[in-house]
Molecule: transfer RNA
Organism: Alphaproteobacteria bacterium
RNA sequence: GCCCAGGUAGCUCAGCGGAUAGAGCGGGUCGUUGCUAGCGAUUAGGUCAGGGGUUCGAAUCCUCUCCUGGGCG
Numbered sequence: 001g002c003c004c005a006g007g008u009a010g011c012u013c014a015g016c017g018g019a020u021a022g023a024g025c026g027g028g029u030c031g032u033u034g035c036u037a038g039c040g041a042u043u044a045g046g047u048c049a050g051g052g053g054u055u056c057g058a059a060u061c062c063u064c065u066c067c068u069g070g071g072c073g
Base pairs, nucleotide, nucleotide: 001072002071003070004069005068006067007066010025011024012023013022018056027043028042029041030040031039032038049065050064051063052062053061
C1' cells in the first nucleotide's frame, strides 16, 4: 500500500428499511436469611465510532474518515 471482517448499555453480544433499540452477565433498591451467599421482584444505564448522502422513514443501504482484528505484498 491492497483486500476482508468488525465498531450497538460497564462487559459479551442480538438486531440484516417501519418496536418506546433489546438479551445475558454486571450495578442500584426491596423481599427472603440471624449474617453472607443463593434465590425472587423491581429499577437505572445508549451521541447505535464520527461526518455526509439515499429514503416518507436508517443501528440497518451508499460514501468518506477514525479505531480494532485478520489476510496479501